[in-house]
């Protein structure tokens, strides 16, 4: 210094350009004499950042930036 991958909800991770989701955790309500478990319903997101291409970008393009790997 280059190469190539990641960045989505607390965490682990999905999502072919057209309602942003699971699975654990997190409230609540039911079940129990109480938890645990199971059922139900719910809160949680400006999709790391700035541009661009489009009728529309989580997704394609560059550019930062963090963070693996790997070469020198």
């Nucleotide at each position: 210094g280059g190469a190539c991958g990641a960045u989505u909800a607390g965490c682990u991770c999905a999502a072919u350009g057209g309602c942003a989701g699971a699975g654990c955790g997190c409230u609540u309500g039911c079940u129990u004499c109480a938890c645990a478990u199971g059922c139900a319903a719910g809160a949680g997101g400006c999709c790391g950042g700035a541009g661009g291409u489009u009728c529309g970008a989580u997704a394609c393009c560059u550019c930062c930036a963090u963070c693996g790997u790997c070469c020198a």
Description: This is a predicted structure of a 72-nucleotide RNA (transfer RNA) from a Candidatus Nealsonbacteria bacterium. Model confidence (mean pLDDT): 82 of 100.